This is a predicted structure of a 1642-nucleotide part of an RNA (large-subunit ribosomal RNA, half A) from a Bacteroidales bacterium. NCBI's taxonomy places the organism under Bacteria, Pseudomonadati, Bacteroidota, Bacteroidia, Bacteroidales.

Context: one part of a larger RNA
RNA sequence: GGCGAACGGGGGAUGCCUUGGCUUCCGGGAGUGAAGAAGGACGUGGUAAGCUGCGAAAAGCUCCGGGGAUUUGCAAACAGGAAGUGAUCCGGAGAUAUCCGAAUGGGGGAACCCGCACGGUUGAAGGCCGUGCACCACCGCGAGGUGGGACGUACGCGGGGAACUGAAACAUCUUAGUACCCGCAGGAAAAGAAAGAAAGAUCGAUUCCCAGAGUAGUGGCGAUCGAAAUGGGAAGAGCCUAAACCGGCAUCGUUAAGGCGAAGUCGGGGUUGUAGGAGCAUUCAUAAAGUUGUGCAGUCCGAACCGGAAUGGUUUGGAAAAUCCAAUCGUAGAGGGUGAAAGUCCCGUACGGGCAAGGACUGCGGAGCGAGAGUGCCACCUGAGUAGGGCGGGACACGAGGAAUCCUGUCUGAAUCUGCGGCGACCAUGCCGCAAGGCUAAAUAAAACCGGAAGACCGAUAGUGAACCAGUACCGUGAGGGAAAGGUGGGAAGCACCCCGAACAGGGGGGUGAAAAAGAACCUGAAACCGUUCGUUUACAAGCGGUCGGAGUCGAGAGACGACGGCGUGCCUUUUGCAUAAUGAGCCUACGAGUUGCAUCAUACCGGCAAGGUUAAGACCUUAAGGGUCGUAAGCCGUAGCGAAAGCGAGUCUGAAAAGGGCGUGUGAGUCGGUGUGAGCAGACGCGAAACCUAGUGAUCUACCCAUGACCAGGGUGAAGGCGUCGUAACAGGCGCUGGAGGCCCGAACCAGUUUCCGUUGAAAAGGGCUUGGAUGAGUUGUGGGUAGGAGUGAAAGGCCAAUCAAACUGGGAGAUAGCUCGUACUCCCCGAAAUGUCUUUAGGGACAGCCUCGGUUAUGUCUGCGUGAGGUAGAGCUACUGAUAGGAAGAGAGGGCUUCAUCGCCUAUCGAUUUCUGACAAACUCCGAAUGCGCGCAGAUAAGAGACCGGGAGUGAGUCGUCGGGUGCUAAUAUCCGUCGGCGAGAGGGUAAGAGCCCAGAUCUACAGCUAAGGCCCCGAAGAGCAGUUUAAGUUGAGAGGAAACGAAGUGACAUCGCAGAGACAGCUAGGAUGUUAGCUUGGAAGCAGCUAUUCAUUCAAAGAGUGCGUAACAGCUCACUAGUCGAGCGAUGAUGCGUGGAUGAUGACCGGGCAUCAAAACUGCCGCCGAAGCUAAGGACGCGGAGCGAUUCGCGUGGUAGGGGAGCAUUCCAGUCGGCGUCGAAGGUGGACCGUGAGGUUUGCUGGAGCGUCUGGAAAAGAAAAUGUAGGCAUAAGUAACGACAAUGGACGUAGAAAAGUCCACACCGAAAACCCAAGGUUUCCUGAACAACGUUAAACGGAUCAGGGUUAGUCGGGAGCUAAGGAGAAGCCGAGAGGCGAAUCUGAUGAAGAAUCGGUUAAUAAUCCGAUACUCGCUUACCGGGACGAGUGGAGACCGAGGAGUGACACUGCCGCCAUCUGACGGAAUAGAUGGUUGAAGGAUGUAGGGAGACUGAAAUCCGACAGUACCGCGAAGCUUCGGCAGAGCGGACAGCGCAGGUAAUCAGACUUGCAAGAAAAUCCACGAGUCAUACAGAGGUAAGGGACCCGUACCGUAAACCGACACAGGUGGGUGAGGAGAGGAUCCUAAGGUGCUC
Repeated sequence: GGCGAACGGGGGAUGCCUUGGCUUCCGGGAGUGAAGAAGGACGUGGUAAGCUGCGAAAAGCUCCGGGGAUUUGCAAACAGGAAGUGAUCCGGAGAUAUCCGAAUGGGGGAACCCGCACGGUUGAAGGCCGUGCACCACCGCGAGGUGGGACGUACGCGGGGAACUGAAACAUCUUAGUACCCGCAGGAAAAGAAAGAAAGAUCGAUUCCCAGAGUAGUGGCGAUCGAAAUGGGAAGAGCCUAAACCGGCAUCGUUAAGGCGAAGUCGGGGUUGUAGGAGCAUUCAUAAAGUUGUGCAGUCCGAACCGGAAUGGUUUGGAAAAUCCAAUCGUAGAGGGUGAAAGUCCCGUACGGGCAAGGACUGCGGAGCGAGAGUGCCACCUGAGUAGGGCGGGACACGAGGAAUCCUGUCUGAAUCUGCGGCGACCAUGCCGCAAGGCUAAAUAAAACCGGAAGACCGAUAGUGAACCAGUACCGUGAGGGAAAGGUGGGAAGCACCCCGAACAGGGGGGUGAAAAAGAACCUGAAACCGUUCGUUUACAAGCGGUCGGAGUCGAGAGACGACGGCGUGCCUUUUGCAUAAUGAGCCUACGAGUUGCAUCAUACCGGCAAGGUUAAGACCUUAAGGGUCGUAAGCCGUAGCGAAAGCGAGUCUGAAAAGGGCGUGUGAGUCGGUGUGAGCAGACGCGAAACCUAGUGAUCUACCCAUGACCAGGGUGAAGGCGUCGUAACAGGCGCUGGAGGCCCGAACCAGUUUCCGUUGAAAAGGGCUUGGAUGAGUUGUGGGUAGGAGUGAAAGGCCAAUCAAACUGGGAGAUAGCUCGUACUCCCCGAAAUGUCUUUAGGGACAGCCUCGGUUAUGUCUGCGUGAGGUAGAGCUACUGAUAGGAAGAGAGGGCUUCAUCGCCUAUCGAUUUCUGACAAACUCCGAAUGCGCGCAGAUAAGAGACCGGGAGUGAGUCGUCGGGUGCUAAUAUCCGUCGGCGAGAGGGUAAGAGCCCAGAUCUACAGCUAAGGCCCCGAAGAGCAGUUUAAGUUGAGAGGAAACGAAGUGACAUCGCAGAGACAGCUAGGAUGUUAGCUUGGAAGCAGCUAUUCAUUCAAAGAGUGCGUAACAGCUCACUAGUCGAGCGAUGAUGCGUGGAUGAUGACCGGGCAUCAAAACUGCCGCCGAAGCUAAGGACGCGGAGCGAUUCGCGUGGUAGGGGAGCAUUCCAGUCGGCGUCGAAGGUGGACCGUGAGGUUUGCUGGAGCGUCUGGAAAAGAAAAUGUAGGCAUAAGUAACGACAAUGGACGUAGAAAAGUCCACACCGAAAACCCAAGGUUUCCUGAACAACGUUAAACGGAUCAGGGUUAGUCGGGAGCUAAGGAGAAGCCGAGAGGCGAAUCUGAUGAAGAAUCGGUUAAUAAUCCGAUACUCGCUUACCGGGACGAGUGGAGACCGAGGAGUGACACUGCCGCCAUCUGACGGAAUAGAUGGUUGAAGGAUGUAGGGAGACUGAAAUCCGACAGUACCGCGAAGCUUCGGCAGAGCGGACAGCGCAGGUAAUCAGACUUGCAAGAAAAUCCACGAGUCAUACAGAGGUAAGGGACCCGUACCGUAAACCGACACAGGUGGGUGAGGAGAGGAUCCUAAGGUGCUC
């Protein structure tokens, strides 16, 4: 270390629970708001942070009612109160009700600021208190009145109106008039009393439901869309005007002055289609139903509320409601609670009672409306820019269609009852109706709110996002997004006391309690993970970790461990094929995917009825829950078909037909419901896009623009111009000085980002170091604004638009779509595919067919033999065709040559038809032509998960390898395309070392039985070092190339043929190898041997080439052929062949599987034996199918399996009944053991646990997890590893319970144009003090920007408002726009600008131009005095502005020098004429008004006076007190008693200065002058002086180049303005230092 056991930690699953949800049903109400809502802000308590309540009358006040004992909310505690004189509490009616918000006096950055009028307070001003003061519409002469605005779910009506999507693309179409935006309303809305619907009959407003009907239709006639009449129901309700006619009123016109007319308004009248009304004539009547107010009476409903029956004991127990015994009530046995399970304990329940405001109904009385009716005549009225039409659109189911009907943008445009409209183009006839005005309940829709009830709904990862202080924490600029988190116990009885410990940490005793293993991190307490102890095993061993065998050890046993040996490449997915080095998973726990709906359809089974079956909406009855009946069958299906239809009908259509033929009849079963399966429409098994559209949110980043401000050390160069001089007729020009231009130069700040290095889980989601570019300009930057998504902006990179850009972000359409990928959860049994054909904008998707399965019906199917057929492949053949073809022969003809005047003729290294001989080819040749296969017939065998048909359900339509036959290719490929068979796929086992496809062989289960297959038998390894005979020498080989060829070789075995050889072969050795001749030619030479020629001949010989090689310049020389001798038996050549050999060269070590093997353990031949599998046999069992049997049973066959089909079961949750079930004497859950079942699983028991749970029979499902880069939580691993964020630095002492650094002090070090100081923004208490260290701080902590408590910010003058205006914003008027809304003069608002009054000193732990002291200044008011005009529209001026440059003036500070004052100074020794430190002084303001500036008013340095001189500064001593013993603090006392020196130097100032340049450089308030006009001669009043009195609101702490802001951090980044010392230096560069700050939290 492994395994096992026990005991713990950790964690929070499981079980149980429920305060909270979810889904319905019923009832109520259906709004709230200028009388200030909804929603908030801020307050409010004795102590009070949050929630709740409330509002300055503030957890509350008043009155009435209820109620009857405690009470002061959640929420304890302390303190203090209230209450029978009735509190708290409940209900009703009132009072109060800050500020914001429609927000409404004006403004505004919501909860703030500023007003006006009147009244009050004050002498006045200021401040405070009360009331009123918005806009729009309507009414009104006006004063004024009434209403509106905003909020709130859904439902409603209207104005606008998408896209994804579907159509397998897409445009009409669809999605869809949906989403969304906008307007408006109500409790409902809308619609509505026929210019209707129909059709030869009629109905009689609208709305809704069921049918009609997925019909008629519509439709790229695609996808789709889709009525109506009519029938059955719910409900039920009808009315008013305009006009004709009559009259009143006021206005106008006209007049003969009497009237008349016109348009307007009011009243009467009048309201319809078989027309009605008016008028005239005439007749009759004076009404009722009903309805709307109201009065009285009665009844009922209605808030808090009241009454409300009946039990005791025993046993167990902590507790009784459990158990047992005995009672009792019930119009109450619903439910909840109570220490476990309660009719009789409590709250309640059934039932009964009561009532304010208010409401409903009924009756009666009285009033209004209803309210006039009929007949005849007559022809006055009956809704006009209308109906209709043209063009363009839209709505109607209806897409322009034959398109009626309705609406209208535009252009037109009737009729008038003898009229008009409609009836699906249109016309006629007929019928129905009467437009162009209006109102109208119910039936219908919906659910935010209040109340009640229910659930085969959830039970804390569920159910709402939210059971809990949740729309919270947190994230985001914003729109917006959006969590986690329940349980002690019956009761806090929440652990007194003791101990350990520094301890209010934690723990041990002890006590409480039934239990503390219920101790607050609290019920149960699983797993991952982390430990401790014991048993066993482990330190030469190799491992998908198991399994089989098994020595040994331990244990009483059950059992645990187990050396050693055999075998053995995880799971899932996707694939032809995965151990694959292809996908997914770190582990555990919980959650996590084929569901639901529909009058849709198909089919199987079950049930009811049956030539019939069945109800729908709805109605009625009824229940605790269910349900029942009706709906006289509205409708649907069936009972009859045929036809395009009219139509006819057991027939009908076609047809001339009584013909024939087609489809029917003859053969009768349906229908309704339930369940299963499948389809359709819906998100439709789950998760997943990139995108599209719609409405909003964003320019705090960044781009550009607008307005207003700010910034740029220092140095250099030296343009124009000017002056002088020379020069010129005059110019020009030269020189010198002056001058100070420039997208000029160098270079800091600042801006940028060139190169390189570092960084890359960073210090940093873009930085750091060195280096680099610009740095007076097209420069940089602050503040406030503008431009917005197919839009902006862009010195242009598709850049930027909040870490996002070839179209931002947020919500919504939305569960878009996804022919794509991934994932898809318990068991057993039966069968079991496909990767093919055709078509496909199709190829990784589909449709149909094929193959599978299940049910039903049939009677075939398969094999073998025989017989009989068709056929044109293999082969073969080609003087058998078509074509191709090698060699030869013959060869017409052509070309060429010769010849000829020409013809003839001859010849041929040319072409060549044709013929012939030999040879030979073909997928698209065949005179021929098999085998196999195929069809049919007969016979036999077979009797099986074999055939066919009908119906339900699929999957498959990527295949792959091997043999054989072919195509393509290279007769390449693990290539590709076909056919055929086999395998894999979906197939395990044996062999092949190992291996999907090869060989053998098809796994139902069990066993330590037997026989074999392929293949093996020396060892690894089971079985033969078997037997006999050959070969190989190469480890060849040990698989037949699982590497190798052409070619090569006296390797070797066996064979054949031809030679030589005792007349002596072959090889070796000895000797010869000559002569003509140096053959001839050629050549400089060529002599056997450069080359050429040759009858290369001849001679001598045993033999010897006019020469086989070497060699020479040429010869020479050495050899060979050939010959003799010696030797003594076989030698040589060729061909074919067995086994070997060379050829043979690659990268980690390598292909015998390894060891190894040589008459073999190799190769070849033959023989015998054995081993060897999940095959076969034998033994036993299970299941399926078939046969037989009434059955028990028996016989036979079968049982590998992916996609897939079928069957049977297990478990979980809930419901009903049941067992008259179990349970504190211990349920569920958890954790071990034993037993049962083929399995999913079940039963039982020990411990834990402490209150619920099961059996059986049915039912219903949120119904089973290992995987989805799944979701959430927990826990591992890496790992005690990397890191601990600038290398500016530490050391000593002290303090503490605890110290190796950190705290404090002292040294040392670092910054010092900063790492110092002051502001602005932003932050928002971080500031100061005390306490204290769990967490936070990258370590420790005694410390802290962390925690707890307390304290702290003081203004007429500083900043902002009460004054001004810029960009911009808002916006009465006005303009534009479907709406929302967009512009917009005036006006308002809005600083970054203009205007505008204070300084010094002191003081606090923390504030200070704010407090205090002193000295100033500004503006109102009052009083007193002086003062003789005041107010004032308007006009004019000032206010008032650019860049650059160079001068003058001139402080403080600073520096230097000289003095003076005070104090201090050296280990040891000495000196003070030495050195060091500090001081040596002075603000605002006032006066004066010089130089200078200015047009002027005026301003104004310098200088001078006042302020302003004090025992002041400074120094010394120092009481009480405190102390860390170092000091702190400082009352008081004392001492000295000091320069306004000189120089350098510049800022402010003067200053709106000056010079110069071209790009020509805000506005308003305000102030000044003039002044129309008005008032006035004053107790008025500008102004002045003095005194008195007044002066509001907000900010003010602290950080602020940073640990407090923006960057997720105590982050090397970013962040505007001002001051910014000394030495060296041009300088703010750079180095060192002062003041001050710091040493960067290991």